[in-house]
Context: one part of a larger RNA
RNA sequence: UGACGGGGGCCCGCACAAGCGGUGGAGCAUGUGGUUUAAUUCGACGCAACGCGAAGAACCUUACCGGGGUUUGACAUUCCUCUGAUAGGUCUCGAAAGAGGCAUUCCUCUUCGGAGGCAGAGGAACAGGUGCUGCAUGGCUGUCGUCAGCUCGUGUCGUGAGAUGUUGGGUUAAGUCCCGCAACGAGCGCAACCCUCGCCCUUAGUUGCCAGCGAUUUGGUCGGGAACUCUAAGGGUACUGCCGGUGACAAACCGGAGGAAGGUGGGGAUGAUGUCAAGUCCUCAUGGCCCUUAAGCCCCGGGCUACACACGUGCUACAAUGGCCGGUACAAAGAGUUGCAAAACCGCGAGGUGGAGCUAAUCUCAAAAAGCCGGUCUCAGUUCGGAUUGAAGUCUGAAACCCGACUUCAUGAAGGCGGAAUCGCUAGUAACCGUGGAUCAGCACGCCACGGUGAAUACGUUCCCGGGCCUUGUACA
Numbered sequence: 001u002g003a004c005g006g007g008g009g010c011c012c013g014c015a016c017a018a019g020c021g022g023u024g025g026a027g028c029a030u031g032u033g034g035u036u037u038a039a040u041u042c043g044a045c046g047c048a049a050c051g052c053g054a055a056g057a058a059c060c061u062u063a064c065c066g067g068g069g070u071u072u073g074a075c076a077u078u079c080c081u082c083u084g085a086u087a088g089g090u091c092u093c094g095a096a097a098g099a100g101g102c103a104u105u106c107c108u109c110u111u112c113g114g115a116g117g118c119a120g121a122g123g124a125a126c127a128g129g130u131g132c133u134g135c136a137u138g139g140c141u142g143u144c145g146u147c148a149g150c151u152c153g154u155g156u157c158g159u160g161a162g163a164u165g166u167u168g169g170g171u172u173a174a175g176u177c178c179c180g181c182a183a184c185g186a187g188c189g190c191a192a193c194c195c196u197c198g199c200c201c202u203u204a205g206u207u208g209c210c211a212g213c214g215a216u217u218u219g220g221u222c223g224g225g226a227a228c229u230c231u232a233a234g235g236g237u238a239c240u241g242c243c244g245g246u247g248a249c250a251a252a253c254c255g256g257a258g259g260a261a262g263g264u265g266g267g268g269a270u271g272a273u274g275u276c277a278a279g280u281c282c283u284c285a286u287g288g289c290c291c292u293u294a295a296g297c298c299c300c301g302g303g304c305u306a307c308a309c310a311c312g313u314g315c316u317a318c319a320a321u322g323g324c325c326g327g328u329a330c331a332a333a334g335a336g337u338u339g340c341a342a343a344a345c346c347g348c349g350a351g352g353u354g355g356a357g358c359u360a361a362u363c364u365c366a367a368a369a370a371g372c373c374g375g376u377c378u379c380a381g382u383u384c385g386g387a388u389u390g391a392a393g394u395c396u397g398a399a400a401c402c403c404g405a406c407u408u409c410a411u412g413a414a415g416g417c418g419g420a421a422u423c424g425c426u427a428g429u430a431a432c433c434g435u436g437g438a439u440c441a442g443c444a445c446g447c448c449a450c451g452g453u454g455a456a457u458a459c460g461u462u463c464c465c466g467g468g469c470c471u472u473g474u475a476c477a
Base pairs, nucleotide, nucleotide: 001477002476003474004473005472007471008470009469010468011467012466013465015461016460019425020424021423022422023421026316027315028314029313030312031311032310033309034307035306042053043052064302065301066300067299068298069297070296073126077125078124079123080122081121082120083119084118088104089102090101091100092099093098106117107116108115109114128291129290131289132288133287137285138284139280140279141278142276144274149188150187151186152185153184154183155164156163157162168179169178170177194268195267196266197265199236200235201234202233203232204231205230209225210224213223214222215221239262242256243255244254245253246252318418322377323376324375325374326373327372328371334365335364336363339358340357344353345352346351384415389410390409391408392407393406394405395404431453432452433451434450435449436448437447
C1' cells in the first nucleotide's frame, strides 16, 4: 500500500421488510447430468453452465458410428511431361459415391514450327484437418457493474515503499456540486450531446383523414375539402427558470404556482482502470505440436430423438373470478414476388380447387384474445383436466419406419393448489390476454418484438445477500 475480520461509523441496491404472482408436488415440452450405445459429435459447470453456442438435427446440416469408395485430392497457386477436348447424351454394374463401355466432340492467335486459354492423365511443390493446446495468442464476449470509481503532471511531505491531491463539513443518482484544506491543475469514467415515447407549432396532403356542403348503391363510396386524425421532416418546450421556507450568505433540500410534462419527465443506446490464466483454437484469424493411401475427401444407412433415474428452465392444469354454446366490440407492431394470397365453391376439419389484388399507409396474411350480452352446467375426478393409446386423414418434402407438424372420431391417465427450500416484480410495472417476426421446404410451450386489460405494497434499515466511502486490528501478500 492492499486484502481480510462472526471490528466500528456513514450510505445504497426488489438486499431484507410490506405486498402480488410463481417454482419445488402432477402431466408434457426443452436443456443438462448419469446410464446405455457401433455412435448416442463437440463445447459451456456457483452467481456469470443447464429453452446456453443451436434465429429451426427426417436426408442435408453433421463435426459422431457402420459400411462402400478415393489419394495432387471437394478447394487454391505454380512448374514439368503427355493428350485434345471438357461438360452434356446413352447403355451396363452399383445403395449411392463411382467404375466401365458407346456415339458425338474445343476455342483464340499463328511466321503453320508452335504459343495461349480450358479440360483430362501422370509427376513435383503443395492443398486439406470442426485434430491438440483459450494456460502461447488476436479479435469478440460474460462478470463485478451503469457500481462511482480509476489515474496523471507539477509542487510539497517522507531515508524509502509511498502519501498528499481523491481526506474533512454539507449535498447528490453520481469523485454531482459547494465550502474548507500544501496543494494547484488535468485525463478516463458520471452527466450532457444520440434514438424513442409524452405537449405544441411550421411545412406537406397520397395510398391516409372527413368538420362543413352536395350526391349516394349508405361503403369516405363519389364530387370536393386541407380543418381534424395520421404520416415524416424541421423547430419550440423544462432550466430548480419563478415564489415561500430550511440551510453556512453556499451547494442543495422541502413545499407551491404555472405547465402536456418538474426536479435525471419515462424507456433505450452508451459499460472507466481493472478482476476472474472467466468463455471461445467448433465463427474468423493465428504461434507451436500432430495427421498426410489419413486424424484429409466423397457417398449410403444409422446416430445426435436412446431411458431404471436425478436436476435446471418452461407450458398446461387441478376449475364456477370457471368450462361449453351462440351473438357482438376495440389494437399495435410486423411480413410478403422462389412470396402474401382475397372473393367464390368443395370438405365436420386440417385443408383443397380457384386465382382478383399487391414490389405494399393502396392488396394480402388478418380472426385480435381476454372483454361485453344471452344461454347452459351446479361442485363431481365432473360438460374440470387433457396425457396416453387406437383408427382414419391433411400438408410440406425425392423421402415423415427409426424421427415432422396439424385435423377428425374414439380413448380419457396423473392432477383437488404442492415439504424443506427458492425465484421475479415498485407502475402502465407485476399478473392476465392475444398478435407479429427472425430462423425456416416443413417443424416453437423457446427467443425477439408488439399492443389490450391492469393491481397490491414499501412502516422502515435491526437482520440476510451484494456493493461504495472513512476508520481500526492483523502472526496474511
The prediction has a mean pLDDT of 84. This is a predicted structure of a 477-nucleotide part of an RNA (small-subunit ribosomal RNA, 3' major domain) from a metagenome.